[in-house]
């Protein structure tokens, strides 16, 4: 690099250095940028994917007790494991800190208007759904 799964309309900025482009790629749009963007470093922060810990559950398994044993059943029993929760904490591993992944491109639904325009068809605008691509995390080989 490729594969699998999850998430992507929330959140979080100061300083130093640098100096012309930048917002992944192509095109279109719209933005950011010499009042210094992008990038690098430092500090700070956000978040809760992973690790760790805690809380809750009318959940499941296990163990324990009872119905003498098995079976089957019951328990306002227990700790352990699993599962679940718009749960909590945040030392550590990542990530992130303009705009929805800035928006669109491919397929598709609804509404409005226009085209002689009721249906159909086409165009424009608005609101959605899916896909593709991408990003991040976790995992497998």
């Nucleotide at each position: 690099a490729g594969c699998u799964c999850a998430u992507c309309c929330a959140g979080a900025g100061g300083g130093a250095c640098u100096g012309a482009g930048g917002g992944a790629a192509a095109c279109g749009g719209c933005c950011c940028g010499u009042u210094g963007a992008c990038g690098u470093c430092c500090c700070g922060g956000c978040a809760a994917c992973c690790c760790u810990c805690c809380c809750c559950g009318u959940c499941g398994a296990g163990c324990c007790c009872c119905c003498g044993c098995c079976c089957g059943g019951g328990g306002c029993g227990c700790c352990u494991c699993g599962c679940g929760g718009u749960g909590g904490a945040a030392c550590g591993g990542u990530g992130c800190c303009a705009a929805a992944u800035c928006c669109g491109u491919c397929c598709u639904g609804g509404c409005a208007c226009c085209g002689a325009g009721a249906u159909c068809c086409g165009g424009u605008g608005c609101c959605g759904g899916g896909g593709a691509a991408g990003a991040u995390g976790a995992g497998a080989g």